This is a predicted structure of a 1564-nucleotide RNA (small-subunit ribosomal RNA) from a Polyangia bacterium.
The RNAcentral record of the sequence draws on ENA.
Rfam family: Bacterial small subunit ribosomal RNA.

């Protein structure tokens, strides 16, 4: 500023994170379809499929003003008795026919076609053009026909033959002849040298047609008419113009190179000729051998093309319906005719397919016109009305025709609009859902009350589109002889409407008649309840569902859109996910294994000139519609009128010269040549040498040797291995050697000769841009292999044997062929790598090594200062996703090649090339999959590391595993053996105690608002006793007995108990411990787990927490981009050692007293001892060692020393660890049962497996006797003394204790003394009998003790495994809980009391720091590959079956075109005439040629028995190949082997750890 209004993201790989890199969504379109639902109107759309068939109807036909000929019906009248005839009207009408124009528009499809077909511009000087306009010029005079009709005849039709008549603007000759068309010439102009133009001479050749209207001025007849005059429409020759239409060029716009040393013989071009409206191989003859292609020829698929359309910010990508504008087709293939136009959708012919008629002889047709029908298909309309309008054909007109066209009917197909009410209304109604039961919420929403009337329904009116069309008529100007006619102005009359009685407007009616549809985990707005229970579903992506789904399916609620919403289904967007705007290539996909070099891209300085690119101005075109923008018209709005403005492009012209190009001319920095050095495993050949291993000959020697984790195979007494000497031969060159050197790269190493290529360095002679890349093309190219021929010492696929192992087609061992060596020729691949093309040029340095130089000194060589080229390492700036790279860039720019574009399928199939062959090279598809990948984080893991610790190992002591027996699990069994715990961390565990009980199991019997709470009635207080039935639980009868207040008493009231009834309930040891709380275990009393700030990182994340050192410890010190803090730890707590203080019963007793000798008593509280508060222990002190540190080590003092001993304490967290049967508790279950009661049973069973234990197996012992010494505990429904009886268990028995008092209470081991003597015992005591004792309502199943008797198994225990480091193990007894009873178990107490740790290599377990990773459920992990099943898709195939197409050849229909014209023939010629001619027609022959047929190839596609590989599939075999050193480091190329992964040689590559050396850098 009229005509710029414009760019958004998201979900998904992972435990998290950052890239990379797919898939998916959100938006916007459709000629759409399909499911739901649907009140109007408006304006638009409607076969995308089968260019498949078509039945009926209508879509082109009109002119009587070119011509001839002319009906029927009907009505009227006339004759006739009738039958009939006759005239006029109908009508010069209808049909039909000759003839003009018109069917080559208009409609309709989209099969062909990749081509001058479109689409832009532009030429034709190489061309036409009916109808329309202008303009010159004519329009004379003649002839003979042919339909039509008429007869005749063929045929079923269709449709014909013959004879006969006849008109014309039909046909045909003559005359003219301004232009005009051909020969032949002269001049002038232009000009792209082809020719075109303009005047002008002469020869020759070529037209025509009439219809019709009015008129008498001039002649004739004469109402009026003919000549004729005048007008309109015709016609004929020209010149021009508009239109249309052909030819031609320049550029523009699909897809494959797996279509390429290719493609063309009329091909390419000339010379002639013919042919057309025209140029031209169009087409022929002859000549030449050309023409096309890598800027894509030829071939194959695909496809109408543009304006537009849709989408995108734009650039683009996508289409090509409806409207325009070209093009091609009209059943299929081929042909002409006619005509101004065609090779003609509703037009000939032929051929072929199908269809239909037929009398079998022959006919007929062509909706891809507009309605319609069948098919097709996921779908796409009425056999509709009208010429009223806009157009088109004919006609002077009136009119006729027009399925063009206007209209209307269907269809929510689309776009628009309006409506379904509006206001008020809180008892927040009923009702639904939801609930924490209090409420919430649909919800002002309903009802109620007050309003309104679009639509919709009735009734009235009623256009616009139609008038300057048209016809008739008055004036009026031209023309004219005219008042006529025509025409052109003007004014008045009259008709015209299909849609439709439609839009609209007016009353009337009633809130009456008018809302759905997806969705509701995230993306993405929108949540609760309920069924189900990996079921039935759902998904667009991630993904939901295995009993608490906000993801299914209903319900309620809500969001989003709304006459619709949804889905699918396609384009574009987002996708900067083809990148020109705008990508990239170490490691993610991606640099050719390395040079040389064509074409091609790009190219160092300087002058001139050019004007191709470039820039600017103009002109012309980019149709109309569209779009945009400013206005107008339907009440808006889509719609739509009118007018701009854009169309970023082509092409002309004119300018401008800076930069690209082009031309000419110089430079000299680039590259290059000569010239003087210089190093080098550069390359080829030819020759020379030592050392070693084998091997062969010969001494010495004797029994082994060799190999290996250990072995064996193997060689050796026929003398091996060792050793010493000679010889043979072949390969390979230690040491020097070096991130040293040369080379393009593969790759190159003993020494010498002999050719030979590069590279540096100096100085600066010469040339003068000669560069640089490099597609095809071309040579090189380890290893391995191939071919031919040598050689063949060692080594060694393959193979053979031996081990190993479950097995071992391997790993390791002993053999050994090919190969590896050499020559010649393929071969052409590698982790051919720096995973990093090449070339130039800028962009801080440090510090090595290796070549050549300069300077300053110096005898010389070093040092020191610099220049050039290679090679390393660190490093700024920048760069990367990060690692990392950093003048040797992966930095910053240029120019060129090459290569990516999700994983799998596949570097595979095919198909070319290429090679002897193994194979290379080039290279997809189908399916599938939501990831695949890269680099860094934190773990977690490792048959990686390094550093520490722990009864972990050692080092001891003792046990378990064997035996009998308790105990508990498992497993059986059973009605029932109730349930839970299952590695460590389940098993003498829950159970601190199953004979009922307990109890939860099992059979039987009972019971059903229940053993509880409230209401309500009723009775009775309560509460005690009894008898009867019964296994019991129940059931039944009785009997005794009265309390509290109130009130005189009847009575009433409180509380209690019993019963009935009723509803919310009750009850479940009934599931889920994987809904859960709570409690526990467990790593593990391990030393660790974490915040805040700040600091680094793009981020996860890191630093603090690592590092030195220390410590039991993340204890503490140092350090240090960290600083501090929290939960761990220590320490506070208890107990225990050692003092002191208080305080002395019931405890003590030293001294004094008494004494039954007993702390008994008196007495005391010193001790012991109770139990309370207190000191003591802090590395506090000393040496030494460390860093002047922490700390360690050694002492001394002390009862006690380095956390004293010992308990309690248990971080973040892991085990979906363990309990729903402690308890609580969501949910879900049962409710006359899964509840509750009772009896018996069973939890105690027993072919046999494990676990923890007691007790032995003896003499450190056992039996006997006899003598001592604790501590901690418990005791009134309790413990019990003393005494007395029992062999004893126990019985009487009752003192005394609510306990420092009494009691349980004997402690036992030990000590002395006997005995016994090594054996199944005087050793063990199981398991049996008998007899008892206790406890209890009962000891049968199922109790503990007792005595007598009985006398199993065992004689130290296999493989393997547990505890313990000091008052510890061992051993030996006491207590207590739980309990009537019932301990070998469990919690405690004390009595005696030891051995051993060198030490951290190994085993388990753990911490901490590093590495490695393809783990993350985190090694119980991952994850490979063959084999079997099932599905998919797909290659190879004997073939087969269809299509497309080239080539050769047979055969040829119409039909044009030559030729001939034997046979007929008005019009014109010659002849009187016959008759010939000239023309024409049929007939024939030839060329060409479609369908056909016949061979041969190529291409494509379907389809094949079998046969390959490849995807995909909750739980299939066999192994374990890889991830870690993955247990033999992978991997890459090759070759050979094997069930399989894979092994084994060769070279090669780090994308290996782990140790040790070396070089090299930083740092102090």
């Nucleotide at each position: 500023u009229a005509a710029c209004u414009g760019g958004a993201g998201a979900g998904u790989u992972u435990g998290a994170u950052c890239c990379u890199g797919g898939c998916u969504c959100a938006g916007a379109g459709c000629g759409a379809a399909c499911g739901u639902u649907a009140g109007c109107g408006g304006c638009g759309g409607g076969c995308u499929u089968a260019a498949c068939a078509c039945a009926u109807g209508c879509a082109a036909g009109u002119c009587g003003a070119a011509c001839g000929a002319g009906a029927a019906u009907g009505a009227g009248g006339g004759g006739g008795c009738a039958a009939c005839u006759c005239c006029u009207c109908u009508a010069g009408u209808a049909a039909a026919g000759u003839g003009g124009c018109g069917g080559a528009c208009g409609g309709g499809u989209g099969c062909g076609u990749a081509a001058c077909a479109c689409g832009u511009g532009g030429a034709c000087a190489a061309u036409u053009u009916a109808c329309c306009u202008u303009c010159c010029g004519g329009c004379g005079g003649g002839g003979g026909a042919c339909a039509a009709c008429a007869g005749u005849u063929c045929g079923a039709a269709a449709g014909g033959a013959c004879u006969g008549c006849u008109a014309a603007u039909a046909c045909c000759g003559c005359g003219u002849a301004c232009g005009u068309c051909a020969g032949c010439g002269a001049g002038g102009g232009c000009u792209c040298c082809g020719g075109c133009u303009c005047u002008u001479g002469u020869u020759g050749g070529g037209a025509a047609a009439g219809a019709u209207g009015g008129c008498c001025u001039c002649u004739c007849c004469u109402u009026g008419g003919a000549a004729g005059c005048u007008g309109u429409c015709a016609c004929c020759g020209g010149a021009a113009g508009a239109u249309g239409a052909g030819u031609u060029c320049g550029c523009g716009g699909c897809c494959c190179a797996u279509c390429a040393u290719g493609c063309u013989a009329g091909u390419u071009g000339g010379u002639g000729a013919g042919g057309u409206a025209a140029u031209g191989g169009c087409u022929c003859a002859c000549c030449a051998a050309g023409g096309c292609u890598a800027a894509g020829a030829c071939g194959g698929g695909u496809a109408g093309c543009u304006g537009g359309u849709c989408u995108a910010a734009g650039a683009g990508g996508a289409u090509g319906a409806u409207c325009a504008g070209c093009c091609a087709c009209a059943c299929u293939g081929g042909g002409a005719c006619u005509g101004c136009g065609a090779c003609a959708c509703g037009g000939c012919c032929c051929a072929g397919a199908c269809u239909c008629c037929u009398a079998c002889g022959g006919g007929a047709g062509g909706c891809a016109g507009c309605a319609g029908u069948g098919g097709g298909g996921a779908a796409u309309a009425u056999u509709g009305g009208g010429c009223a309008a806009u157009g088109g054909g004919c006609g002077c007109a009136a009119g006729c025709c027009u399925g063009a066209c206007c209209c209307a009917g269907c269809c929510a197909c689309g776009c628009c609009g309006c409506g379904u009410g509006a206001g008020u209304g809180a008892u927040g109604a009923a009702g639904g859902c939801c609930u924490u039961c209090g409420g919430g919420u649909c919800g002002u929403a309903a009802a109620g009350c007050u309003c309104u009337g679009u639509g919709g329904g009735g009734a009235g009116g009623g256009a616009c589109g139609a008038a300057u069309a048209a016809a008739c008529u008055c004036a009026u100007g031209a023309c004219a002889a005219a008042c006529a006619a025509u025409c052109g102005u003007g004014g008045g009359u009259u008709c015209u409407g299909a849609c439709g009685g439609u839009a609209c407007c007016u009353c009337c009616u009633u809130a009456g008649c008018a809302a759905g549809c997806a969705c509701c985990g995230g993306c993405u707005a929108a949540c609760c309840a309920u069924g189900u229970g990996c079921c039935a579903g759902c998904a667009g992506c991630c993904g939901c569902g295995g009993u608490a789904a906000u993801a299914c399916a209903u319900g309620g609620g809500g969001u989003g859109c709304a006459a619709a919403c949804g889905u699918u289904g396609c384009u574009c967007g987002g996708a900067u996910u083809u990148a020109u705007u705008g990508g990239g290539c170490g490691u993610a996909a991606a640099g050719c294994g390395c040079g040389c070099g064509u074409a091609g891209g790009c190219g160092g300085u300087u002058a001139u000139u050019u004007a191709a690119g470039u820039c600017g101005g103009a002109u012309g075109u980019g149709a109309a519609a569209g779009c945009c923008c400013u206005u107008g018209g339907c009440u808006u709005a889509a719609c739509u009128g009118a007018g701009g403005a854009a169309g970023u492009g082509c092409a002309u012209c004119c300018g401008a010269g800076a930069c690209u190009g082009a031309a000419u001319g110089g430079c000299u920095a680039g590259a290059g040549u000569a010239c003087g050095a210089a190093a080098g495993a550069g390359g080829g050949u030819c020759g020379c040498g030592g050392a070693a291993u084998u091997c062969c000959c010969g001494g010495u020697g004797u029994a082994g040797a060799g190999g290996u984790g250990a072995a064996a195979u193997u060689c050796g007494u026929a003398g091996a291995u060792a050793u010493c000497g000679g010889g043979a031969g072949g390969a390979a060159c230690a040491c020097c050697g070096g991130u040293g050197g040369c080379g393009a790269a593969g790759g190159c190493g003993g020494c010498g000769g002999c050719c030979u290529g590069g590279u540096u360095c100096g100085a600066a002679a010469c040339u003068g841009a000669c560069g640089c890349u490099g597609a095809g093309g071309u040579g090189c190219g380890a290893a391995a292999g191939c071919g031919u021929g040598g050689g063949g010492a060692g080594c060694a696929a393959a193979c053979a044997g031996g081990a190993u192992u479950a097995g071992a087609u391997a790993c390791c061992c002993u053999g050994g062929u090919a190969g590896u060596c050499c020559a010649c020729g393929c071969c052409g691949u590698a982790a051919a790598c720096g995973a990093u093309g090449g070339a130039u040029g800028c962009u801080a340095g440090a510090u090595g090594u290796u070549u050549c130089u300069g300077g300053u000194a110096u005898u010389g060589a070093c040092c020191c200062c610099g220049g050039a080229g290679g090679u390393g390492u660190c490093g700024u700036a920048g760069c990367u996703a990060a690692c990392g790279c950093g003048u040797u860039a992966a930095g910053c720019a240029u120019c060129c090649c090459g290569c990516c574009u999700g994983g799998g399928g596949a570097g595979u199939a095919c198909g070319g090339c290429c090679g002897c062959a193994a194979g290379g090279c080039u290279a997809a598809a189908a399916c599938u999959c939501a990831a695949a990948g890269g680099a860094a984080u934190u773990g977690a893991c490792g048959g990686g590391g390094g550093c520490c610790c722990g009864c972990a190992c050692a080092a001891g002591c003792g046990g378990u595993g064997g035996a009998g027996c308790a105990u508990g699990u498992g497993g059986u069994u059973c009605a029932a053996u109730u349930c839970g715990a299952c590695g460590c961390a389940a098993c003498g565990c829950g159970a601190a105690g199953a004979a009922c009980c307990u109890u939860a199991c099992c059979u039987g019997g009972g019971u059903u608002g229940g053993a509880a709470c409230c209401c309500u009635c009723c009775a009775g207080a309560a509460g005690u006793c009894u008898g009867c039935a019964g296994a019991g639980a129940u059931g039944u009868a009785g009997a005794u007995g009265u309390g509290c207040c109130c009130g005189c008493a009847a009575g009433g009231g409180a509380a209690u108990u019993g019963g009935a009834u009723g509803u919310c309930c009750a009850g479940g040891u009934g599931c889920u411990g994987c809904a859960u709380g709570g409690c526990u275990g467990u790593c593990g009393u391990c030393a660790g787990c974490u915040c805040g700030u700040g600091u680094c990182g793009u981020g996860a994340g890191a630093u603090g927490u690592u590092g030195g050192g220390u410590u039991a410890a993340g204890u503490c010190c140092c350090g240090c981009a960290a600083c501090g803090a929290g939960c761990g730890c220590a320490a506070c707590c208890c107990u225990u050692g050692u003092c002191g203080u208080u305080a002395g019963u019931u405890g003590c007793u030293a001294a004094c007293a008494g004494u039954u000798c007993g702390g008994c008593u008196g007495a005391g509280c010193a001790c012991u001892c109770u139990a309370a508060c207190g000191a003591g222990a802090c590395u506090g002190c000393c040496g030494g060692u460390g860093u002047u540190a922490a700390a360690c080590c050694g002492g001394a003092g002390g009862a006690a020393g380095g956390u004293g001993g010992g308990g309690a304490u248990g971080a973040c967290g892991u085990c979906a660890a363990g309990u729903c049967c402690u308890c609580a508790u969501g949910g879900c279950c049962c409710u006359u049962a899964u509840g509750c009661c009772c009896a018996g049973g069973g939890c105690u069973a027993c072919a046999c497996a494990c676990g923890u234990g007691c007790u032995a197996c003896a003499a450190u012992g056992g039996c006997c006797g006899u003598u001592a010494c604790a501590a901690a505990g418990c005791g009134u429904u309790g413990c019990u003394a003393a005494c007395c009886c029992g062999c004893g268990a126990g019985g009487g028995g009752g003192a005394g204790c609510u306990a420092a008092u009494c009691g349980c209470a004997a402690a036992a081991a030990a000590g002395c003394g006997g005995c016994c003597u090594c054996a199944g015992u005087u050793c063990a005591g199981a398991u049996u009998g008998c007899a008892g004792u206790c406890u209890g309502c009962a000891a049968c199943u199922c109790g503990a003790c007792u005595g007598c008797a009985u006398g199993a198994a065992g004689u130290u225990g296999g493989a393997a495994u547990c505890g313990c480091u000091a008052g510890u193990a061992a051993u030996c007894c006491c207590u207590g809980a739980u309990c009537a009873g019932c301990a070998g178990g469990c919690a405690g107490g004390g009595g005696u009391g030891a051995a051993u740790a060198c030490g951290u290599u190994c085993c388990c377990g753990g911490g901490c720091c590093u590495u490695g990773u393809a783990c993350a459920c985190a090694c119980c992990g991952c994850c490979c590959g063959u084999c079997a099943c099932a599905c998919c898709a797909u290659g190879g195939g004997a073939g087969u079956c269809a299509g497309u197409u080239g080539c050769u050849c047979c055969a040829g229909a119409a039909g044009u075109g030559g030729c001939u014209g034997u046979g007929c023939u008005a019009a014109c010629c010659c002849g009187c005439a016959a008759g010939g001619g000239a023309g024409g027609c049929a007939a024939g022959c030839c060329c060409c040629u479609a369908a056909g047929g016949a061979g041969u190839g190529a291409c494509u596609g379907g389809u094949g028995a079998c046969u390959g590989g490849g995807g995909u599939g909750a739980a299939g075999u066999c192994g374990u190949a890889a991830c870690a050193a993955g247990g033999u480091a992978g991997c890459c190329g090759u070759a050979g082997g094997g069930g399989a992964a894979c092994c084994u040689g060769c070279g090669g590559c780090u994308g290996g750890a782990u140790c040790a050396c070396c070089u090299c850098c930083u740092u102090u």